[in-house]
């Protein structure tokens, strides 16, 4: 330099044009307990990597860029 893959909550990931952006773990409060853990209930936390485009409508489709991984040279 070039090809492919990935980027969504603190972490691991789902969601592949419309319905409220979700799960598990983690975190906080409460319940339980002598207390802690475990368990249960509830809650907080996201401009979906960035900028543009397509569309009535974009986390999703297209282009460029950034970051990471793998390969080729």
């Nucleotide at each position: 330099g070039u090809g492919c893959c990935a980027g969504u909550a603190g972490c691991u990931c789902a969601g592949g044009g419309g319905u409220u952006a979700g799960a598990g773990c983690a975190c906080a409060a409460c319940g339980c307990u002598u207390a802690u853990a475990a368990c249960g209930u509830u809650g907080g936390g996201g401009u979906c990597g960035g900028c543009g485009g397509u569309u009535c409508a974009a986390a999703a489709c297209c282009g460029c860029c950034c970051u990471g991984g793998c390969g080729c040279a």

Transfer RNA from a Candidatus Magasanikiibacteriota bacterium, 73 nucleotides, folded computationally. It matches the Rfam family "tRNA". The prediction has a mean pLDDT of 84.